[in-house]
RNA sequence: GUGACAGAGGGUGAUGGAGUCCACCUUGCACCGCCGGUUCGGCUGAUGACUCCUCUGUGGGU
Numbered sequence: 001g002u003g004a005c006a007g008a009g010g011g012u013g014a015u016g017g018a019g020u021c022c023a024c025c026u027u028g029c030a031c032c033g034c035c036g037g038u039u040c041g042g043c044u045g046a047u048g049a050c051u052c053c054u055c056u057g058u059g060g061g062u
Stems, first nucleotide, its partner, number of pairs: 009026005016053006033043004
């Protein structure tokens, strides 16, 4: 100096924010929901998971 591996860092996980954990990617890579009769029509959820906040929706009470 080069290469490989590991760690660290960074990024990502269908719509916002925070914490913890998990998974994936490490550069044009991870990621960019589901169903059907698919150039069109329909459906669920603010999470990858848990807790909290915010927004929205449904039902009830005051």
Annotation: Fluoride riboswitch aptamer (crcB RNA motif) from an Actinomycetes bacterium, 62 nucleotides, folded computationally. It was read from a public genome assembly, where an Rfam model found it.